[in-house]
RNA sequence: CUCUUAUCAAGAGUAGCUGAGGGACUGGCCCAAUGAAGCUCGGCAACCUUUAUGUGUUCAACAUAGAAAGGUGCUAAAUCCAGCAAAACGUUAUGUUUUGGAAGAUAAGAG
Numbered sequence: 001c002u003c004u005u006a007u008c009a010a011g012a013g014u015a016g017c018u019g020a021g022g023g024a025c026u027g028g029c030c031c032a033a034u035g036a037a038g039c040u041c042g043g044c045a046a047c048c049u050u051u052a053u054g055u056g057u058u059c060a061a062c063a064u065a066g067a068a069a070g071g072u073g074c075u076a077a078a079u080c081c082a083g084c085a086a087a088a089c090g091u092u093a094u095g096u097u098u099u100g101g102a103a104g105a106u107a108a109g110a111g
Base pairs, nucleotide, nucleotide: 001111002110003109004108005107006106007105008104013041015040016039017038021031022030023029025083026082027081028080042075043074044073047071048070049067050066051065052064053063054062055061079103084100085099086098087097088096089095
């Protein structure tokens, strides 16, 4: 980098260093010297991990309830909203809502 599967409306800082950008892309709309991004510490969560119970062909696997030592991840706003398609409602403003998809992020596995 590519592929597969799962998840993405919950949760988490009045900390330290530093000092101007950030929210993937495009269009909006936002955040930011009352301190952005980054690093450190803290925290959250429970994908990998792990414990108990149950189902089971007693193997594999699955379900439920916990744990948090380790590998990651996350720690403004729903993935901030929309982007493509369909349906419904509205009636000509190409609007609103819903569903699905695309794209993206993360984890686990494979190449």
A computed fold for a 111-nucleotide RNA from Oceanobacillus massiliensis str. N'diop, annotated as SAM riboswitch aptamer (S box leader).
It was read from a public genome assembly, where an Rfam model found it.